[in-house]
RNA sequence: GGGCCGGUAGAUCAAUGGUAGAUCGCCACCUUAUCAUGGUGGAGGCUUCGGGUUCAACCCCCGACCGGUCCA
Numbered sequence: 001g002g003g004c005c006g007g008u009a010g011a012u013c014a015a016u017g018g019u020a021g022a023u024c025g026c027c028a029c030c031u032u033a034u035c036a037u038g039g040u041g042g043a044g045g046c047u048u049c050g051g052g053u054u055c056a057a058c059c060c061c062c063g064a065c066c067g068g069u070c071c072a
Stems, first nucleotide, its partner, number of pairs: 001071007010024004018055001026042005048064005
């Protein structure tokens, strides 16, 4: 330098163009003599950035940045 894959909650990952979710973690309550386990509820996202298409974009298109991998 080129090809391919990826970037979404604190972590790991989902999400046919039509309200962005799960598990773990975190917080509160219940349970317990206490802790743990278990149960119920809650908080937490400018979906990496900029532009385009569209009534509507995490999703499609273009560019940039970052990471992984292969080739040179």